Notes:
The RNA shown here (TPP riboswitch aptamer (THI element)) has 100 nucleotides and comes from a Planctomycetota bacterium. The model forms 95% of the base pairs in the Rfam consensus. The sequence was found by an Rfam model in a public genome assembly.
């Protein structure tokens, strides 16, 4: 010096959902110091993702199987977007100086 791994700083992106039950509204919306359900997170100083980028968003209130279910599973997916720098240990490689 590159590179790869991890680990730290720091900065940065993201999403928070479905059912019940009350309350309030009165044409289906909206709130809770409740309850259950998947999940990493369902508002947490927490969670997950940051270009080797299915964190997360559009298409999409999709599409097919499946299920009590929005829970699983598959296509949609070689789409279309989408947020980084630092420093540190270890091993690899690859070159420079000296000494035998």
């Nucleotide at each position: 010096g590159u590179c790869a791994u991890u680990c730290g700083c720091u900065c940065g992106g993201g999403g928070c959902g479905c059912g019940g039950c009350c309350g309030c509204a009165c044409u289906g919306g909206u709130g809770g110091u409740c309850c259950g359900c998947u999940g990493a997170g369902a508002a947490g100083u927490a969670c997950c993702c940051g270009c080797g980028g299915a964190a997360c968003c559009u298409g999409a209130c999709c599409c097919g199987g499946u299920u009590c279910g929005u829970a699983c599973c598959g296509g949609c997916g070689u789409a279309g977007g989408g947020a980084a720098g630092c420093g540190a240990a270890u091993a690899g490689c690859a070159g420079u100086u000296u000494c035998c």